Glycine riboswitch aptamer from uncultured Nocardioides sp., 90 nucleotides, folded computationally. It matches the Rfam family "Glycine riboswitch aptamer". From the family's description: This family represents the bacterial glycine riboswitch. Glycine riboswitches usually consist of two metabolite-binding aptamers domains with similar structures in tandem. The aptamers cooperatively bind glycine to regulate the expression of downstream genes. In Bacillus subtilis, this riboswitch is found upstream of the gcvT operon which controls glycine degradation.
RNA sequence: CCGCGCGGGAGAGUCUCCGAGACCUUUCCCCUCGGAGCGCCGAAGGGGCAAAUCCUCCCCGGAACCUCUCAGGCGCCAGGACCGUGCGGG
Repeated sequence: CCGCGCGGGAGAGUCUCCGAGACCUUUCCCCUCGGAGCGCCGAAGGGGCAAAUCCUCCCCGGAACCUCUCAGGCGCCAGGACCGUGCGGG
């Protein structure tokens, strides 16, 4: 430095409409799946940039939880940078 296991791990609509299913069986709501619209989040990934940086100048290079929001995400689940810990490999 890389991989795996375990623990912790934030943010933002369970918004609106349409279709189907399920339940019910009078209907609505809730739940699941698909589609459309608007609003939002950023800590998977991806893009962008400063200074330091050589004797001087220029060019190139130049990070991020900064920024952009392409991707991803906005009930639960899952994911999740990062932190701790155990093991394995280089």